[in-house]
Molecule: RNase P RNA; transfer RNA
Organism: Clostridiaceae bacterium
RNA sequence: CCGGCUACCUGAAUCGUCGCGCCCGUUGUGCCAACGCUAUGCGGGUGAGGAAAGUCCGGGCUCCCCAGGGUAAGGGCGCCGGGUAACACCCGGUGAAGGCAACUUCAAGGAAAGUGCAACAGAAAAUAACCGCCGUUUUACGGUAAGGAUGAAAAGGUGCGGCAAGAGCGCACCGGGGAUCCGGCGACGGAUCCCGUCUGUGUAAACCCCGUCCGGAGCAACACCGCGGCCGACAAGCAUUUGACCCGAAUGUCGAUGGAGGUGGCUCGAACCGCGUCGCGAGAUGCGGUCCAGAUAGAUGACGAUUCCAGACAGAACCCGGCUUACAGGGUAACCGGAAAC
RNA sequence: GGGAGCGUAGCUCAGCUGGCAGAGCGCCAGUUUUACACACUGGAUGUCAUCGGUUCGAGCCCGGUCGCUCCCA
Repeated sequence: CCGGCUACCUGAAUCGUCGCGCCCGUUGUGCCAACGCUAUGCGGGUGAGGAAAGUCCGGGCUCCCCAGGGUAAGGGCGCCGGGUAACACCCGGUGAAGGCAACUUCAAGGAAAGUGCAACAGAAAAUAACCGCCGUUUUACGGUAAGGAUGAAAAGGUGCGGCAAGAGCGCACCGGGGAUCCGGCGACGGAUCCCGUCUGUGUAAACCCCGUCCGGAGCAACACCGCGGCCGACAAGCAUUUGACCCGAAUGUCGAUGGAGGUGGCUCGAACCGCGUCGCGAGAUGCGGUCCAGAUAGAUGACGAUUCCAGACAGAACCCGGCUUACAGGGUAACCGGAAAC
Repeated sequence: GGGAGCGUAGCUCAGCUGGCAGAGCGCCAGUUUUACACACUGGAUGUCAUCGGUUCGAGCCCGGUCGCUCCCA
């Protein structure tokens, strides 16, 4: 220098004028006995994201169910160890596959508990004999999985011996299974020995079995106030109307419900930043510092100026941890392969 | 904002233990008719929304994306 691989950061900047949401201060119109509430104006502060998205997982919070525990149904997950509030996420390993390598990918338990399925082709798809080969007592019967043919898949593979022909029938190597020992917390790895009684294909993102985890619904949850209407009470008291006055009657006062509307829930949080300690790491912990949208028809915009690489995907609505998907460009660090030069 | 369902021929819908994708209407051609309709006969028609995965094999099973519909004050 060329090509690659991994982790991470950033997501135009500055200034001026006007405008919008929220907060604080101030002004003080109006209300009030007071505390206070409040119109308007002024000043200051603050105002989208790495994905705010999809709503695919996991939690907080709220209501419903529920004494506590267990079982069943239904569903999620599935190599091992660790992290975490929790997870299907993350970290570190194991095994398998790919790559010269850096490195990447994997829904990675069980098919010898049982059931199902394997179309077409093929003799046969798991109780293997169609052709071929061999034998005999030859219209047939028996032996044989070496060869042919079908298929995605055909009954351990290759070779030598052996045999009537063949065959783990015997042997060597490879594969498979088991036992013991050693290393490792473990998945697993290594060594030695034994087994040919080593028939048993594939499919569990088919039913299922094993292990493990899980109540349901969602902020349009939920709580409070509540004009009108409906319902109840009117025993006593009070007010108004009717009436000259009393009794009586009516209306209201009172209670309950909660459709309209309003308020809370609402943003200080498993939060962020810096330094230290522990850990390979995910992360944990101590100290110090910071406050960073909170609307409810829904704010973050318009115009002008300058600079550059001429600006991608895209807009909060209860909150948080992840995953997935979309994304122009710019930058940082480590590593691998090749070439050249020293 | 939150929750649920659907996508198969031009239209409306089937399809299920995963094994050659179907029906009705419509369309085209022929017969019939002077002609048209009806009727009869025959025929064409699909990237099963899309991208991956599991499997020998996917419309169907699993995941991602896109679009549409419905419900909740």